[in-house]
RNA sequence: GCCCGUUUAGCUCAGGGGAAGAGCAGCUCUCUUACAAGGAGCGGGUCGGGAGUUCAAAUCUCUCAGCGGGUA
Numbered sequence: 001g002c003c004c005g006u007u008u009a010g011c012u013c014a015g016g017g018g019a020a021g022a023g024c025a026g027c028u029c030u031c032u033u034a035c036a037a038g039g040a041g042c043g044g045g046u047c048g049g050g051a052g053u054u055c056a057a058a059u060c061u062c063u064c065a066g067c068g069g070g071u072a
Stems, first nucleotide, its partner, number of pairs: 001071007010024004018055001026042005048064005
C1' cells in the first nucleotide's frame, strides 16, 4: 500500500430501517450494632466525525479517523 473486522452508558456487550437495551459499576431506600452479600427503585447515551439515500438511519451508501487482524 491493499483486503477484512470493529467503534453503542464509566466498563463488557446486544440491537441490522419505525428511533436504544442488558449485565457489571454508580446513587437512593431496605436489611445489619456496623460492613459485605441479598431485596426494591433511580439516574446515566449528539450510537467515533462528516456527507448522502429515505417520510423515517445506531441500522443502508460514501468518506475521514481510532483500534485489531490478514497479505507482499
A computed fold for a 72-nucleotide RNA from a Minisyncoccota bacterium, annotated as transfer RNA. It matches the Rfam family "tRNA". Rfam's curators write: Transfer RNA (tRNA) molecules are approximately 80 nucleotides in length. Rfam classes the family as a transfer RNA.